[in-house]
RNA sequence: CAGAAUUCCGGUGAUGACGUCCACCCAUAACCGCUGAAGCAGCUGAUGACGUCUGUUUCACA
Numbered sequence: 001c002a003g004a005a006u007u008c009c010g011g012u013g014a015u016g017a018c019g020u021c022c023a024c025c026c027a028u029a030a031c032c033g034c035u036g037a038a039g040c041a042g043c044u045g046a047u048g049a050c051g052u053c054u055g056u057u058u059c060a061c062a
Stems, first nucleotide, its partner, number of pairs: 010025004016053006033043004
């Protein structure tokens, strides 16, 4: 300098999937929803954000 082979290219952001972007964490971590009187009662949302799909809920029409 050239060729070949092998290995690595992670995880998370309160319940699913895909794409894009952002943030956090380095496994002893990030993360594991909120309110109150917290052994009980209540509340929002399938997103961290956006778009789409699925599921769920409410209303209206056929």
The RNA shown here (Fluoride riboswitch aptamer (crcB RNA motif)) has 62 nucleotides and comes from a Thermoplasmatota archaeon. Its Rfam family is "Fluoride riboswitch aptamer (crcB RNA motif)". Gene Ontology terms of the family: positive regulation of gene expression and response to fluoride.